[in-house]
RNA sequence: UACGUGAUGCUGGGGUGCCUGUCGCGGUGCGGCGGGCUGAGAUCACACCCAUUGAACCUGAACCGGGUUGCGCCGGCGGAGGGAGUCGUCACGGUCUUGACC
Numbered sequence: 001u002a003c004g005u006g007a008u009g010c011u012g013g014g015g016u017g018c019c020u021g022u023c024g025c026g027g028u029g030c031g032g033c034g035g036g037c038u039g040a041g042a043u044c045a046c047a048c049c050c051a052u053u054g055a056a057c058c059u060g061a062a063c064c065g066g067g068u069u070g071c072g073c074c075g076g077c078g079g080a081g082g083g084a085g086u087c088g089u090c091a092c093g094g095u096c097u098u099g100a101c102c
Stems, first nucleotide, its partner, number of pairs: 003093007010085001011051004016045001017037009057082003063076004
């Protein structure tokens, strides 16, 4: 050096529901503009989150229990399966090796 922790750059991955007011439409729904709930983030913010030590996110799932105006809202599922960096730099720690002195 490798290594650990933290930060950062680049690159890459990801989600964007539910309720409600109003307007429009070929109308039990869809769209525009607002408000509310949870959350880091509820569709453009280049924001937020995550990148193998991978629960960011997807499948299972039109799942199960609880709760709510309602909803992946909470828990289970989940020591299940997938899933995007063998990247660079800096700081701290620390291992090994080498040199000098006693």
Predicted 3D model of a 102-nucleotide RNA (TPP riboswitch aptamer (THI element)) from alpha proteobacterium BAL199. Model confidence (mean pLDDT): 78 of 100. Rfam family: TPP riboswitch aptamer (THI element). Rfam's curators write: Vitamin B(1) in its active form thiamin pyrophosphate (TPP) is an essential coenzyme that is synthesised by coupling of pyrimidine and thiazole moieties in bacteria. Rfam 15.1 lists 16,130 matches to the family in 8,693 species. The source organism's lineage runs through Bacteria, Pseudomonadati, Pseudomonadota and Alphaproteobacteria.